[in-house]
RNA sequence: GGGGAUGUAGCUCAGUUGGAUAGAGCGUCGGUCUCCAAAACCGAAGGCCGCAGGUUCGAGCCCUGCCAGCCCCG
Numbered sequence: 001g002g003g004g005a006u007g008u009a010g011c012u013c014a015g016u017u018g019g020a021u022a023g024a025g026c027g028u029c030g031g032u033c034u035c036c037a038a039a040a041c042c043g044a045a046g047g048c049c050g051c052a053g054g055u056u057c058g059a060g061c062c063c064u065g066c067c068a069g070c071c072c073c074g
Base pairs, nucleotide, nucleotide: 001073002072003071004070006068007067010026011025012024013023019057028044029043030042031041032040050066051065052064053063054062
């Protein structure tokens, strides 16, 4: 330098053909229980989806550029 796949919650990931308010598990916080803690159960907070543009009535999803780490080729 060229190519590929990836980037969504603190972490690991889902998100269908573009459609209504973006979800799960773990973790964190609060509560119930307990002498206390763990476990279990109940509840809550936490995201403008890597960044910037474009298309569209409407974008996590489609298009372009850039950034980051990973793999392959030279």
Source information:
Predicted 3D model of a 74-nucleotide RNA (transfer RNA) from Arthrobacter sp. zg-Y1110. Rfam family: tRNA. It is annotated as a transfer RNA. The organism belongs to Arthrobacter, within Bacteria.